The RNA shown here (FMN riboswitch aptamer (RFN element)) has 151 nucleotides and comes from Pelagirhabdus alkalitolerans. Lineage of the source: Bacteria > Bacillati > Bacillota > Bacillaceae > Pelagirhabdus. The sequence was found by an Rfam model in a public genome assembly.
[in-house]
RNA sequence: AAAUUCUUUUGGGGCAGGGUGUAAUUCCCGACCGACGGUAUGAGAUGAUCGAAUCAUCUUAAGUCCGUGACCCGGAGCAGCUGACGUUGCGAAGGUGGAUUUGGUGAGAGGCCAAAACCGACAGUUAGAGUCUGGAUGAGAAAAAGAAUGG
Repeated sequence: AAAUUCUUUUGGGGCAGGGUGUAAUUCCCGACCGACGGUAUGAGAUGAUCGAAUCAUCUUAAGUCCGUGACCCGGAGCAGCUGACGUUGCGAAGGUGGAUUUGGUGAGAGGCCAAAACCGACAGUUAGAGUCUGGAUGAGAAAAAGAAUGG
C1' cells in the first nucleotide's frame, strides 16, 4: 500500500404559457427533468520532446450500453405485548422491474457531432399525474473523511 472491520458526514430534478370543463399543474397543445458505479474514437490539464505528431498520467464525460438503488411482490428470521390463541413492529434470501434510431466522421460508434424519437414505482385526488400531495424529518446504490487490524 492492498484488504477487512467499525464510526461519522454527504447522498434526486421537473408543467412556464394556453385550451376544454362545475371540476384537471392529472385530459389536450405546449413546457420542463434525468440518482449511483463502470465503460470512450469526446473535451481539458500536466509531464516527456526544440516544436508538432505521438506517448504517459490525471480530471471530466451515457435517462434509453452493462450493472445497482428507490417503489412493488415476497417472507427465512428477530423483537415487543399476551396466561394462551393471537397481535404489532423490524426484516435476510429470492422475484418483478422503463426507454434509440437515422445521418455524419472514422480502421472501429452503444458513448463523439447533427437531427428526430422514446421512457419514467405505489397510494391519493371535485377529472386519468415522470413534474401536485402522501408514506418520507424514512430508506438507499454509493461517495468522502477518520479509527483499528494489517508487512